[in-house]
Transfer RNA from a Candidatus Acetothermia bacterium, 73 nucleotides, folded computationally. It matches the Rfam family "tRNA". The family's RNA type in Rfam is transfer RNA.
C1' cells in the first nucleotide's frame, strides 16, 4: 500500500427475488415450588456501522468514510 470478509436486540447471530426486523441466551413479570434452581406461559428491549445515492418501496442495490479480522506487498 492494494485485496476479500464482517459491522443487525445487553452478548451470540438469522434475515430467501428489494415488499410488515426476527431466534437462543441475559433481564423483568406470571405460574410450578416450604424455597432455589429446572421447566412452563409472557412482556420489555432496535439510529440494521455512518454519510449519501437509486427505488413506489432498502437490513438487503450503488458510492463514499469508520472500527474489526485475514491474505498479499
Nucleotide at each position: 500500500g492494494g485485496g476479500c470478509g464482517a459491522a443487525u436486540a445487553g452478548c451470540u447471530c438469522a434475515g430467501u427475488u428489494g415488499g410488515a426486523a426476527g431466534a437462543g441466551c441475559a433481564u423483568c413479570c406470571g405460574g410450578c415450588u416450604u424455597a432455589c434452581a429446572u421447566c412452563c406461559g409472557g412482556a420489555a428491549g432496535g439510529u440494521c456501522a455512518c454519510a449519501g445515492g437509486u427505488u413506489c418501496a432498502a437490513g438487503u442495490c450503488c458510492u463514499g468514510u469508520u472500527u474489526c479480522g485475514c491474505c498479499c506487498a